[in-house]
This is a predicted structure of a 78-nucleotide RNA (c-di-GMP-I-GGC riboswitch aptamer) from a Pirellulales bacterium. Taxonomically the source falls in Pirellulales (Bacteria, Pseudomonadati, Planctomycetota, Planctomycetia). The model forms 86% of the base pairs in the Rfam consensus.
């Protein structure tokens, strides 16, 4: 150091529920746990949804759908 998820600390929150912005997908804050070892960032390629169109397209959303990049906590076992 690589790597892997045993231990223990610990951290994240799916749905639903209030509340708040947003036409909208959706965000954001509380409640709540079905999950995560990157469920931590990042819309760069996919891919899914939105709204709008003069259908040539255009403007958004999603990082808990998939690759990629960036970054990181413990340390048993190899």
């Nucleotide at each position: 150091g690589a790597c892997c998820g045993a231990a223990a600390a610990g951290g994240c929150a799916a749905a639903c529920c209030g509340a708040u912005c947003g036409c909208g997908a959706g965000g954001u804050c509380g409640g709540g746990a079905c999950g995560c070892a990157a469920a931590g960032c990042u819309g760069c390629g996919g891919g899914g949804c939105u709204c709008c169109g003069u259908c040539g397209g255009g403007a958004g959303c999603c990082g808990g759908c998939c690759g990629g990049g960036c970054u990181a906590c413990c340390g048993a076992a190899u």